[in-house]
Background:
Small-subunit ribosomal RNA, central domain from an uncultured prokaryote, 350 nucleotides, folded computationally. The prediction has a mean pLDDT of 89. Rfam family: Bacterial small subunit ribosomal RNA. Gene Ontology terms of the family: structural constituent of ribosome and ribosome.
Context: one part of a larger RNA
RNA sequence: CUGGGCGUAAAGCGCGCGUAGGUGGUUUGAUAAGUCGGAUGUGAAAGCCCUGGGCUCAACCUGGGAAUGGCAUUCGAAACUGGCUGACUAGAGUAUGGUAGAGGGAAGUGGAAUUCCGGGUGUAGCGGUGAAAUGCGUAGAUAUCCGGAGGAACAUCAGUGGCGAAGGCGGCUAUCUGGACCAAUACUCACGCUGAGGUGCGAAAGCGUGGGUAGCAAACAGGAUUAGAUACCCUGGUAGUCCACGCCGUAAACGAUGUCAACUAGCCGUUGGGGGGCUUGUCCCCCUUAGUGGCGCAGCUAACGCGAUAAGUAGACCGCCUGGGGAGUACGGCCGCAAGGUUAAAACUC
Numbered sequence: 001c002u003g004g005g006c007g008u009a010a011a012g013c014g015c016g017c018g019u020a021g022g023u024g025g026u027u028u029g030a031u032a033a034g035u036c037g038g039a040u041g042u043g044a045a046a047g048c049c050c051u052g053g054g055c056u057c058a059a060c061c062u063g064g065g066a067a068u069g070g071c072a073u074u075c076g077a078a079a080c081u082g083g084c085u086g087a088c089u090a091g092a093g094u095a096u097g098g099u100a101g102a103g104g105g106a107a108g109u110g111g112a113a114u115u116c117c118g119g120g121u122g123u124a125g126c127g128g129u130g131a132a133a134u135g136c137g138u139a140g141a142u143a144u145c146c147g148g149a150g151g152a153a154c155a156u157c158a159g160u161g162g163c164g165a166a167g168g169c170g171g172c173u174a175u176c177u178g179g180a181c182c183a184a185u186a187c188u189c190a191c192g193c194u195g196a197g198g199u200g201c202g203a204a205a206g207c208g209u210g211g212g213u214a215g216c217a218a219a220c221a222g223g224a225u226u227a228g229a230u231a232c233c234c235u236g237g238u239a240g241u242c243c244a245c246g247c248c249g250u251a252a253a254c255g256a257u258g259u260c261a262a263c264u265a266g267c268c269g270u271u272g273g274g275g276g277g278c279u280u281g282u283c284c285c286c287c288u289u290a291g292u293g294g295c296g297c298a299g300c301u302a303a304c305g306c307g308a309u310a311a312g313u314a315g316a317c318c319g320c321c322u323g324g325g326g327a328g329u330a331c332g333g334c335c336g337c338a339a340g341g342u343u344a345a346a347a348c349u350c
Stems, first nucleotide, its partner, number of pairs: 004321003007304002012318001014201004021194003025088003029084001031082001033081002035077008049065006091191001092188005097182003103177003107173003110154001115149007125136002162169002206247006215241002220236004258317003262313002266295012299306002323350003332343004
């Protein structure tokens, strides 16, 4: 390189946008670069192959032929691909009218609860555990009532419910803003798909500067447990968790399943939209469309399972894999304040 693969055996980049490149709907005409055919030239000799001849045979020598990835010129063909030209509307997009939604940003605001503070009532315990103890409490705790402060999170609704490309998103209100879906028309006319590099987003933890700190809680301290107990349990408790700005760029970033469009039995649920039927009806039934779930035929699969949300049938493009360990390590490069990230071997060994 060819080949074979990537749900669980090694293997889908965490996710978008997008450059180059690759690839691309229906149709008219012309073209002839690719493509196909003919001719001519060339493709040295030797060798290889075929077939004759010469050394007694053979090796060896020698005659002829064939072959020679191809290349060049020329004459043709015009289905397909390409470039050119004219048209089209099924892809893609725009407009009009609606719909649902924890989609995002920033501002305001609400109640419950925990903690703390002040006051009232009240008295000897509280707390905690398997059992205890550390701890708190006569300087009046726990309990209970009233008032206040402050931070964080939003019970019920809540749902294999919704939204988002992924990470993710949940009290309420107004505001700015992205996307999706549906119905019927009108318009643009292939404007599409994928995407090496690139670029943006990216949970938690962590880092920098400044704030904030109720609860929780690495580290740490104490009490238990135990042979020991640098743990599990208990009492405390600092970073952190929260906010602003800036970094980090990783996760079992998972559907362990790349994106796009096409085709291929059915049945049942659920969310959003549209149409129709029956109606007292917001009930119910049918059709359709976009999601989201459960079964299941064919088919696929090593099996498990997947099965129109495919892991089926074919296609376009990208990424990745190639025995285990060494190792996602060393060295070097790039990035980072650091932690480290990313790219990524070999010796050796089984």